[in-house]
Molecule: small-subunit ribosomal RNA
Organism: uncultured bacterium
RNA sequence: AGAGUUUGAUCCUGGCUCAGGAUGAACGCUGGCGGCGUGCCUUAGGCAUGCAAGUCGAACGAUUGAAGCCUAGCUUGCUAGGUGAAUUUAGUGGCAGACGGGUGAGUAACGCGUAGGUAUCUACCUCUUGGUGGGGAAUAGCUCGCCGAAAGGCGGGGUAAUACCGCAUGAGGUCUUCGGAUCAAAGACCGUAACUGGUCGCCGAGAGAGGAGCCUGCGUCCUAUCAGCUUGUUGGUAAGGUAAUGGCUUACCAAGGCUAUGACGGGUAGGGGGCGUGAGAGCGUGGCCCCCCACAAGGUCACUGAGACACGGGACCUACAUCUACGGAUGGCAGCAACCGGGAAUAUUGCGCAAUGGACGAAAGUCUGACGCAGCGACGCCGCGUGUGGGAAGAAGGCCUUCGGGUCGUAAACCACUGUGGUAGGGGAAUAAGUUCUGAAGGUACCCUACUAGAAAGCACCUGCUAACCACGUGCCAGAAGCCUCGGUAAUACGUGGGGUGCAAGCGUUAUCCGGAUUUACUGGGCGUAAAGAGUAUCGUAGGCGGUUUGGUAAGUGCAUGGUUAAAGGCUCCGGCUCAACCGGAGACAUGCUGUGCAUACUGUCAGACUAGAGGGUUGUUGGGAGUGCCGGAAUUCUCGGUGGAGGGGUGAAAUCCGUUGAUAUCGAGAGGAACACCAAAGGCGAAGGCAGGCACUUAUGCAACAUCUGACGCUGAUGAACGAAAGCUAGGGUAGCGAAAGGGAUUAGAGACCCCUGUAGUCCUAGCCGUAAACGAUGGAUACUAGCUGGUCGUCCCCUCUUUUUAGGAGCAUUGAUCUCACUUUUAUAUAUAGUGGGAGAGUUCGCAGAAAGAGGGAAUGGCCGGCGUAAGCUAACGCGUUAAGUAUCCCGCCUGGGAAGUACGGCCGCAAGGCUAAAACUCAAAGGAAUUGACGGGGGAGCGCACAACCGGUGGAGCAUGUGGUUUAAUUCGAUACAAAGCGAAGGACCUCACCCAGGCUUGACAUAUAGCUGCAAAUCUUGUGAAAGCAGGAUCUUCUUCGAGAGUGCUAUACAGCUGUUGCAUGGCUGUCGUCAGUUCGUGUCGUGAGGCGUCCCUUUAAGUAGGGUAACGAACGCAACCCCUAUCUUGUGUUGUAUGUUCACAAGAGACUGCUCUUGAUAGUAUCAAGGGAGGAAGGAGGGGACGACGUCAAGUCAGCAUGACGCUUACGCCUGGGGCCACACACAUCCUACAAUGGGAAGGACAACGGGUAGCCAACCCGCAAGGGGGAGCCAAUCCCACAAACCUUUCCUCAGUUCAGAUUGAAGGCUGCAACUCGCCUUCAUGAAGUCGGAAUCGGUAGUAAUCGCAGGUCAGCAGACUGCGGUGAAUACGUUCUCGCUCCUUGUACACACCGCCCGUCAAGUGAGCAAAGUUGGCAGUACCUGAAGUCGGUCUCCCAAACCCGCAAGGGAUGGGUCCGCCUAAGGUAAGGUCGGCGAUGAGCGCUAAGUCGUAACAAGGUAACC
Repeated sequence: AGAGUUUGAUCCUGGCUCAGGAUGAACGCUGGCGGCGUGCCUUAGGCAUGCAAGUCGAACGAUUGAAGCCUAGCUUGCUAGGUGAAUUUAGUGGCAGACGGGUGAGUAACGCGUAGGUAUCUACCUCUUGGUGGGGAAUAGCUCGCCGAAAGGCGGGGUAAUACCGCAUGAGGUCUUCGGAUCAAAGACCGUAACUGGUCGCCGAGAGAGGAGCCUGCGUCCUAUCAGCUUGUUGGUAAGGUAAUGGCUUACCAAGGCUAUGACGGGUAGGGGGCGUGAGAGCGUGGCCCCCCACAAGGUCACUGAGACACGGGACCUACAUCUACGGAUGGCAGCAACCGGGAAUAUUGCGCAAUGGACGAAAGUCUGACGCAGCGACGCCGCGUGUGGGAAGAAGGCCUUCGGGUCGUAAACCACUGUGGUAGGGGAAUAAGUUCUGAAGGUACCCUACUAGAAAGCACCUGCUAACCACGUGCCAGAAGCCUCGGUAAUACGUGGGGUGCAAGCGUUAUCCGGAUUUACUGGGCGUAAAGAGUAUCGUAGGCGGUUUGGUAAGUGCAUGGUUAAAGGCUCCGGCUCAACCGGAGACAUGCUGUGCAUACUGUCAGACUAGAGGGUUGUUGGGAGUGCCGGAAUUCUCGGUGGAGGGGUGAAAUCCGUUGAUAUCGAGAGGAACACCAAAGGCGAAGGCAGGCACUUAUGCAACAUCUGACGCUGAUGAACGAAAGCUAGGGUAGCGAAAGGGAUUAGAGACCCCUGUAGUCCUAGCCGUAAACGAUGGAUACUAGCUGGUCGUCCCCUCUUUUUAGGAGCAUUGAUCUCACUUUUAUAUAUAGUGGGAGAGUUCGCAGAAAGAGGGAAUGGCCGGCGUAAGCUAACGCGUUAAGUAUCCCGCCUGGGAAGUACGGCCGCAAGGCUAAAACUCAAAGGAAUUGACGGGGGAGCGCACAACCGGUGGAGCAUGUGGUUUAAUUCGAUACAAAGCGAAGGACCUCACCCAGGCUUGACAUAUAGCUGCAAAUCUUGUGAAAGCAGGAUCUUCUUCGAGAGUGCUAUACAGCUGUUGCAUGGCUGUCGUCAGUUCGUGUCGUGAGGCGUCCCUUUAAGUAGGGUAACGAACGCAACCCCUAUCUUGUGUUGUAUGUUCACAAGAGACUGCUCUUGAUAGUAUCAAGGGAGGAAGGAGGGGACGACGUCAAGUCAGCAUGACGCUUACGCCUGGGGCCACACACAUCCUACAAUGGGAAGGACAACGGGUAGCCAACCCGCAAGGGGGAGCCAAUCCCACAAACCUUUCCUCAGUUCAGAUUGAAGGCUGCAACUCGCCUUCAUGAAGUCGGAAUCGGUAGUAAUCGCAGGUCAGCAGACUGCGGUGAAUACGUUCUCGCUCCUUGUACACACCGCCCGUCAAGUGAGCAAAGUUGGCAGUACCUGAAGUCGGUCUCCCAAACCCGCAAGGGAUGGGUCCGCCUAAGGUAAGGUCGGCGAUGAGCGCUAAGUCGUAACAAGGUAACC
């Protein structure tokens, strides 16, 4: 310090798991010694028995009473009495019993820790000071009587004290109105003749030490699915109470107090020093030891006392237990042991007070289960041992083996030695302080001597993580497993053995804690797509954070210093047990709290100032921003009317539907609702949702300019508020179109869908509710910074141009009449125009250069907003982001922590409902997930190819027969092949043989091979008998080998090794083969890109039959494929020439030539050179690969073959081997595959005539000739073959018959007679002749072959072979048709795209139902716990009261009786434990049944998702 596990592989996210350490442990196996520690974690369950708190006779009265002494009596050694050291017992009295010891139930609290405070008390101890005088009355014990089973109690009598009560005194204390009042005491012992005296006590007061009480700041678990809590509550006054403060208690007054910095409630828990772990920060924990607290069967209560509300004291209630004479009484181990119970689990009814400590005592001493020791337990830590040295024939044996050997292994045996330990004997402590005495442990530790290798090694693991491997057994069984996973016949993963590894008196397992886990991240994480940004720059409270500058302060902060932080523990050093564990001493540390001083940069705070943040103002400006009202046209539908006359509509195709009661179409008029074409855009506005016809009104924001005002007013924002698409809800309107639901028609296996015809809610409006969306940029807000390019939109400023308006100045015209106005005439289609004439008014009028204003256009600059690109840097797992950040930083908020269960249940809040918000767990899995990569796939896209389709020709599928297969049958019908790629296939030929199958009969070293040993004969071989179906069995005869002479070779028999197996596994294999596919692909080296898997190269354009070639290019080269090289063939030449040839040719053989885009033209590709390609032409026998063959890349299919051969393993061994006879493989309701022959006239029969090639032949081919109708027979010539034979090729041609029919078609089937082969033709061969003459008249759905010497058609030969060919392999003869083209079918290649597939679409995968099972939820109810509330009742007890009643010694009065004071009892009251009743709360248990969820190799129904998943998916 990391590792395994999601994938075909990769990177990331993320969970699960492992390696380490630890324990008050437990369990399994095993177990030698010692030391030091440690040991009921569970029922705070119950407890027999013993012990754990007593002591003091120097406080007191008694009891018992030895020796001695004294006295008395006398039976002179006995009795009685006294004294008495001492002792005993109970009592009175004192002190202790409040410590020590146990436990952790309760307690979330001033309980604990830490730092402080004081309204207090304090026995014993220490110190100081002052006293200790004089009286009195009782009482227990005892005795007598009584009651009772007992425990115990009552009464009479008498008694002591350091027990009790007055009086005196008062240094001092307390109170005080300052006069005063009030408060004590006890003696005992020693000593003395007796005093004096001494010691221990007693009383008052003061101080100390130690102890205790009370108060305060800070810290101290989880839960908000607990949000409001509180009435003595918060405060005051007075009183009471206490040692003391205080609502501690009571009365009165006031109405406060606590809370989001978490009150109140619920759950859990003693706290700390410490302990475990961790690098640390932390996390977990609180056993032993120390400190504090609480408790003592469950509760309540007080008494005594210095101290208790008291573990081994008391009262009462309750539960339990014991005794009982039934009336009562007794008890409390969470002290030490022990017992029962519970539990996975935890010890001896031990010894001793020797030490340490405690109580009492003057002391001796007594007591002490505190303590010191011992016992039990490997429970833990530490130390030691189980031997050491030598010893190779590497023994035996085990295991493995390639059979050679290897390993256990110097290990053993054997030899020599040692003695930790053991046994025996001897010696023998420290612990003892304190000159005497005293040791439980203990005759222990330790030392010495002798003997003894003797009693002393296991456990877990060995696939990876993780150190360590083989064999056998088993066969998804049995089992293993921490995770991934292992096991289905070759398991290093199961079990055993051998071997090995690790640790070792232990080793493993289980449980728990920390670590690894940066997997809650303060140190130290994240949120575009992996889990995660809330729907909303919204508004805004608390809170957090905050611009520039000056001064003050010193809270934070820093420095210095003081106190404390107990001891033990931890750390460092030193020391003691032989070492260590363990123990002792010293030191350092102790991050915290607290006091004091100093500093003032930053933060805070107070005061002042500023304008760059923010806001206001003025002037402009933009826009589908919002609201209200009014208006508009197009279209759909409907109504009415006209025209018109048969269809319309709809679809992939149809139908439902509408229409002769007149539709659709068309024209006109009208009604009504909804939505606003074009403009329109990467466009605009808004916080988001969202917003679009036009106009008006109301209203809000943004932006720009000015630099005018305020002066930090700011940012964010938990809780909260507002807005918030669609759908939905309530009420009322409205309803043209569209349209959930519903109906109908189609589609379909079905169709609750997609398509079609209708159609209601709804969609629209008003008022209100709902509050959710894939509300998305899957990206919170604010501020600042960090190269660019480009577009849109809206402004501002400047410049230029144009238009309009106006005009200073200027110019022109004008009383010789500008200009305006009225009437008439003229032209023209008309006129207000033009021209002219006439009348009237009468001083200005026209132009427009500079300039100004407005508008339009353009240019440059700049600002805001909205985009786009994608680069540098940077970031990112990658994709990608990249001034609109996912970059660099700061501030604030929200959210996440494996998947499923589940955004579900329960609870709460909201809502009319629907539902929303908040939000778990049990259980279950080892993954779920993101991005990218390579493939594969797609009813995705693009390009291309192929007899793939299309075109054409001929078939198959129908018939009969042949062959093969399935199935069935059988004694057996041997086996294999069985999608394409099995099925005239293995089989190039099953009558026997073959042969593997069946029946039957036989053999057992075997039919065959090798070796050894023994025996026997000498072979071998031939002939033969019996039996038998044969094999075989049992015999006989003949004959007698070679030789170096050795029973040597050979042979036979017996025995042993072994042979043999077509027995299994082709999923253990080799080899061979099929297939994709003769498809064009498959890779490598270097380089380069990428974190990586991988990519580039192999891509793009053009081209090719081709990854063929050219050009481009982060690639450059190369390899296996392609092509070529090889064979046959087409043309020619040359040579040779028998067996061929009259000659020439042909032919045969051999060697060559020839074809290469070589030549030419055109076109195309690239910028061009140049090259490549395509098309045409010439020449040529042949032209663009001339035709055909052989040749099959990397690989795929666990494809085929163990039955061709070989071969691992397994199986059989008088049989699963071998031999033999017979049968079977040839069966036959049926189905399939491949052929053959046909259905006829393009034919059939008959006669005549012609032309091949490849081949074969001596166990052979067989001529001529003869016989037979024929098959064939006889015959024998020739031929080991260009010589002879098979061997007459057939289709074809000529002539003739048949004339469209089941025929002179077709030939199945059957009968008869023959032939051939062969030991043998019955099952089961072939052929011949005669006779017989079936189905069949061109074949449904579907489907096959073929692109030229091909299809079709015709025959021939060969292999196999004794015989058998419709099959197969070859050969030649005759010899077509068609291809527009690539849309579709199938297959293939390349590029691209999507993917949830990778066993790769024959993939993956969803939901209901059915079955089993698990956990939780709801549930009528039922049953418990807990904490309270109200009321009733109310023990003991404190406190208060108590006239009357009862009792009483001390003081007072009194002679006494008696009275008084005081106390007690009784009784009453307040409070109160327990109990009861009632209504609720809260948390559980059980629960018929219900709904959902999870899990479970092969159930049902469909196919929703993943590809355009076949209707895009999703919210």